[in-house]
Context: one part of a larger RNA
């Protein structure tokens, strides 16, 4: 001397941009935060419009609730784990995958039985659920047909990096669909080949602390056979070898998410890893698979716990490390706001729906930045104030007093945006122009014995009390306390933590 997600004192006018549980990954009330789609289906709870014999009946503007598609594995929280291929960086994939989107080839044929809903009847406090009985589909399931694809055999060209890859014949076996939907334009379905983007897996290299941890290790180290996966592999699992790792620190303990990057520093370095951005991991705890292109799934399901809530005591429900908000812990950290009008997701052919992402407001000197708190004149250098060698000094143009500004704020009034290229503006009558009023509303805080810039009285008398360090105070303390004066900063000043 610089820095902060800070926290505390005393003080506080305004905008602008950002930042706000570092602590208990403790527990949560109530709300909302993942829905769409009738242009797949059956249909008709509600409301509208027509009819009504007042039971009802139609109509499909639309539309509960079911079936079915896509989404829900994105986005959004937290860092508990974790010293790990987790990460970051460079490489392999001849060991792999890929929904929707693109582009390219082929297809798109024939049949068949269900169940929801719906009616009927039960059971049960509720959560839910049985039984009969019809019904549909782009829901299921057979059958054809397949360029090419999968596979078993057997030719042949070729490459190559070890295992082998790539092409092009034969022959045997196997595998597709929804001419649904919309209506005149399209959107779809099945398959193969290529793409983009996306993932999986391996493997060089890099980045913590401890030897007061010195030996670890048996699925451990190979290896054949097999199972397992999209895929390589002790990933399993039998059987055989007795291996592998380590003083270049194995094991074990302790600490930690990891980088882009921040702060410091002339750098080298050395500390952190808030916000923003890549990546992991994790969603009450601890385990397990379903579904699916993709999860071993925060707002999904099954099982154990623990803990809260309902209950007819026979059985249920519950998961804020999404966004507000509560209790608690703590020095400490914010509203249970508006709105999809921007961007971007999702689902639709679209019109729209949804979106606590997001975009705004709120809130807070928490941090930066920027701006006011007036300008000019004004000596009998005024009244107090304070010191004093009583002359005179000082506060000090400082006031008061004249003359003038109105920035920002206020309080009345006029106009008003960009952001949206056809609609569509929360923000918001904001921003911002403009008029009018009156100096009117706006300054503190630390220090003053050296470091270190600023000194004097009064009081205290080694007390009270000060304090970074060096040391002050025991009767003349520029060092304690208060006053006047001053000094440094400035909506701040200080003071305490932590880094360099």
């Nucleotide at each position: 001397g610089g820095a902060c997600g800070a926290a505390c004192g005393c003080u506080g006018g305004c905008g602008g941009c950002g930042u706000g549980c570092u602590u208990a990954a403790c527990a949560c009330a109530u709300g909302c935060a993942a829905g769409u789609c009738g242009a797949g289906c059956g249909g008709a709870a509600a409301g509208g419009c027509c009819c009504u014999u007042c039971g009802g009946g139609g109509u499909a503007c639309u539309c509960g609730a079911g079936c079915g598609g896509c989404g829900a594995a994105c986005g959004g929280g937290u860092g508990a784990g974790u010293a790990u291929c987790a990460c970051g960086u460079g490489a392999g994939u001849a060991a792999c995958c890929u929904g929707u989107c693109c582009c390219g080839g082929a297809g798109u044929u024939u049949g068949g039985g269900a169940u929801a809903a719906c009616a009927g009847u039960g059971g049960g406090a509720a959560a839910c659920u049985g039984c009969u009985g019809c019904u549909a589909a782009u829901a299921c399931c057979g059958g054809a047909u397949g360029u090419u694809c999968c596979u078993g055999c057997u030719g042949u060209c070729u490459c190559g990096c070890a295992u082998g890859g790539g092409g092009u014949g034969g022959u045997g076996g196997g595998g597709a669909a929804a001419u649904g939907c919309u209506u005149u334009u399209g959107u779809g379905c099945u398959u193969c080949g290529g793409g983009a983007g996306g993932g999986g897996c391996u493997c060089g290299c890099g980045g913590c602390c401890u030897a007061u941890c010195a030996g670890c290790u048996u699925g451990u180290u190979g290896g054949u056979g097999g199972g397992g996966u999209g895929a390589u592999g002790g990933c399993c699992u039998a059987c055989c070898a007795a291996g592998g790792c380590u003083u270049c620190g194995a094991c074990g303990g302790g600490u930690a998410g990891c980088u882009g990057g921040u702060c410091u520093g002339a750098g080298a370095g050395g500390a952190c890893g808030a916000u923003c951005a890549g990546c992991c991991a994790c969603a009450c705890u601890g385990g397990g698979a379903c579904u699916g292109a993709g999860a071993c799934a925060c707002g999904g399901c099954c099982c154990a716990g623990a803990c809260u809530c309902c209950u007819a005591c026979g059985g249920g429900a519950g998961g804020c490390a999404g966004c507000a908000g509560u209790g608690g812990g703590g020095a400490a950290u914010c509203u249970u706001g508006c709105g999809c009008a921007a961007u971007g997701g999702g689902c639709g052919g679209a019109a729209g729906c949804c979106u606590g992402a997001c975009g705004c407001a709120g809130c807070a000197a928490c941090g930066c930045c920027g701006c006011g708190u007036g300008a000019g004149g004004g000596a009998u250098g005024a009244c107090g104030g304070c010191a004093u060698u009583c002359g005179g000094g000082u506060u000090g143009u400082a006031a008061a007093c004249c003359u003038c500004u109105u920035u920002c704020g206020u309080g009345c009034g006029g106009g008003g945006a960009c952001g949206a290229u056809u609609g569509u503006g929360a923000c918001g009558g904001u921003a911002c122009c403009u008029g009018u009023a009156g100096a009117a509303g706006a300054a503190g805080c630390u220090c003053c014995g050296g470091c270190c810039a600023a000194c004097u009285a009064c009081g205290u008398g080694c007390c009270a009390g000060c304090a970074g360090c060096c040391g002050c105070g025991g009767u003349a303390a520029u060092a304690c306390g208060u006053a006047g004066g001053g000094u440094c900063c400035g909506a701040g000043c200080g003071u305490u933590g932590u880094c360099c």
A computed fold for a 500-nucleotide part of an RNA from an uncultured bacterium, annotated as small-subunit ribosomal RNA, 5' domain. Its mean pLDDT, the model's own confidence on a scale to 100, is 85. Rfam family: Bacterial small subunit ribosomal RNA.